Large-subunit ribosomal RNA, domain IV from Thalassiosira nordenskioeldii, 317 nucleotides, folded computationally.
RNAcentral holds the full RNA, with entries from ENA.
The source organism's lineage runs through Eukaryota, Sar, Thalassiosirales, Thalassiosiraceae and Thalassiosira.
Rfam family: Bacterial large subunit ribosomal RNA.
The coordinates come from a structure-prediction model, not an experiment, and the mean pLDDT is 84.

Context: one part of a larger RNA
RNA sequence: UUGUAUUGAAGGAACUCGGCAAAAUUGCUCCGUAACUUCGGAAUAAGGAGUGGCUUUUUUAAAAAGUUGUCACAAAAUCGAGGACAGCGACUGUUUAAUAAAAACACAGGUCUCUGCAAAUUUGAAAAAAGAAGUAUAGAGACUGACGCCUGCCCGGUGCUGCAAGAUUAAUAGAAAAAGUUUUGGCUUUGACUUUAACCCCCAGUAAACGGCGGCUGUAACUCUGACGGUCCAAAGGUAGCGAAAUUCCUUGGCAUUUAAUUGGUGUCCUGCAUGAAUGGCGUAACGACUGUCCUACUGUCUCCAAUGCAAUCUCA
Numbered sequence: 001u002u003g004u005a006u007u008g009a010a011g012g013a014a015c016u017c018g019g020c021a022a023a024a025u026u027g028c029u030c031c032g033u034a035a036c037u038u039c040g041g042a043a044u045a046a047g048g049a050g051u052g053g054c055u056u057u058u059u060u061a062a063a064a065a066g067u068u069g070u071c072a073c074a075a076a077a078u079c080g081a082g083g084a085c086a087g088c089g090a091c092u093g094u095u096u097a098a099u100a101a102a103a104a105c106a107c108a109g110g111u112c113u114c115u116g117c118a119a120a121u122u123u124g125a126a127a128a129a130a131g132a133a134g135u136a137u138a139g140a141g142a143c144u145g146a147c148g149c150c151u152g153c154c155c156g157g158u159g160c161u162g163c164a165a166g167a168u169u170a171a172u173a174g175a176a177a178a179a180g181u182u183u184u185g186g187c188u189u190u191g192a193c194u195u196u197a198a199c200c201c202c203c204a205g206u207a208a209a210c211g212g213c214g215g216c217u218g219u220a221a222c223u224c225u226g227a228c229g230g231u232c233c234a235a236a237g238g239u240a241g242c243g244a245a246a247u248u249c250c251u252u253g254g255c256a257u258u259u260a261a262u263u264g265g266u267g268u269c270c271u272g273c274a275u276g277a278a279u280g281g282c283g284u285a286a287c288g289a290c291u292g293u294c295c296u297a298c299u300g301u302c303u304c305c306a307a308u309g310c311a312a313u314c315u316c317a
Base pairs, nucleotide, nucleotide: 001312002311003310004309005308006307007306008305010303011302014301019298027051028050029049030048031047036041038146052068053067054066055065056064057063058062069073081296082295083294084293085292086291087290088288089287093105094104109144110143111142112141113140114139115138121130122129123128147283148282149281150280152213153212154211157210158209159206160205161204162203166201173194174193177190178189179188180187181186214232215231216230217229218228241275242272253269254268255267256266257265258264
């Protein structure tokens, strides 16, 4: 000096991106236990007291009484820190073997579409096979993701489905006619028109299909605002909710609260650059090695470092 342990005056997060790391708590018995809640939980909530040895009593356990030693009795070791608020995901689970465990994936539940059995779908060149020794309470595909309250408007574009009326159209088939040639029985070439399939066009439906969901302007007895009106455009102009948000550029938005002091946290407002309803919206008890903030306890994280044990490096002998 490094590593690893132990201890530390006073303070106690002032350290730091951040309490990272360490400390603290810890067993058992008794008492006691809030908000909220899906009434199951939350809960070992929180918080507090006790704990050794010996003797006696009741059958053991356990308890009571007496007695006895220590500063200290779960005497070592093992062995939960706790609480409050918010975000996300309901949960247990799964994942980047060797830098990511998560808010990602899955999930039960919800919805849509296809499929009547020689099923749809899938593998294969085929035979054949899976589906399935199943039969729509089944199978396949897609989206969403417990539960609660809900899920608004738009079919103009793209997609899908349906329909029969029309329009367009290929090869084929028929065929008027024309041209070339000629020994003419003909042969060759072109060919109006007729016959026409699907697709496409057209028409209609469909958004828990892909998706989309406006400007300008006037107006109320101070001012401001604009319930109200005008006008343009559009398929329809964003409803309920939520909102400086995992989304807010301006921005460290305004106000309140938390601090002595806060670009943080929480609540509220709405001026939403660029929220919004199964690309789900908003809540939500429980849960989380998730993310943010605060409080108590605790501490060498720090003010500010020091000492000691063990091991090693280095130097000397």